[in-house]
RNA sequence: CAUAGACAAAGGCAAAGCCAUCGAAAGAUGGCGACGCAAAGCUACGGGUCUACAGCCUUCCAGGGCCAUGACAGCCGGGUUGCCGAA
Numbered sequence: 001c002a003u004a005g006a007c008a009a010a011g012g013c014a015a016a017g018c019c020a021u022c023g024a025a026a027g028a029u030g031g032c033g034a035c036g037c038a039a040a041g042c043u044a045c046g047g048g049u050c051u052a053c054a055g056c057c058u059u060c061c062a063g064g065g066c067c068a069u070g071a072c073a074g075c076c077g078g079g080u081u082g083c084c085g086a087a
Base pairs, nucleotide, nucleotide: 005084012037013036017032018031019030020029021028022027035074041080042079043078045077046076047075048072049071050070055066056065057064058063
């Protein structure tokens, strides 16, 4: 240094839920909270998933369907950065 990750040490992040705000929604941000996580740090490049304002089609005008340029990194993979020292 690379690979790898312990009944180690120092720490780190923060699910669901609740409150507030933004958003058409998915969801995001802040606070409380901890399900868990060796990258549960960052990144939308690939796959996948979610939503459908607007748009298009349809309609018995109640509504229904299609659709990402929106979102998800705690869905998987890729890229990239990083703590520690047992095997």
This is a predicted structure of an 87-nucleotide RNA (c-di-GMP-I riboswitch aptamer) from a Synergistales bacterium. Rfam family: c-di-GMP-I riboswitch aptamer. Its family is annotated with cyclic-di-GMP binding in the Gene Ontology. NCBI's taxonomy places the organism under Bacteria, Thermotogati, Synergistota, Synergistia, Synergistales. Its mean pLDDT, the model's own confidence on a scale to 100, is 86.